[in-house]
RNA sequence: AAGCACAUAACUCAGAGGAUAGAGUAUCAGAUUCCGAUUCUGAUAGUCGAGGGUUCAAAUCCCUCUGUGCUUG
Numbered sequence: 001a002a003g004c005a006c007a008u009a010a011c012u013c014a015g016a017g018g019a020u021a022g023a024g025u026a027u028c029a030g031a032u033u034c035c036g037a038u039u040c041u042g043a044u045a046g047u048c049g050a051g052g053g054u055u056c057a058a059a060u061c062c063c064u065c066u067g068u069g070c071u072u073g
Base pairs, nucleotide, nucleotide: 001072002071003070004069005068006067007066010025011024012023013022018056026044027043028042029041030040031039049065050064051063052062053061
């Protein structure tokens, strides 16, 4: 330099045009317990990497950029 892939919660990931954007872990609170752990219940937490475009409607499709990884030279 070229090609390909990825970027969504603090972490690991799902979501393949219309849902209030979800799960597990974590944290906090409550129940349980003599106290903890475990277990159960609830809550907290996201400008969906950035900017444009298409569409009635975009996390999702298209373009550019940024970052990361892999491959080739």
The RNA shown here (transfer RNA) has 73 nucleotides and comes from Bangiopsis subsimplex.
The source organism's lineage runs through Eukaryota, Rhodophyta, Stylonematales, Stylonemataceae and Bangiopsis.
RNAcentral holds the sequence, with entries from ENA.
Its Rfam family is "tRNA". The family's RNA type in Rfam is transfer RNA.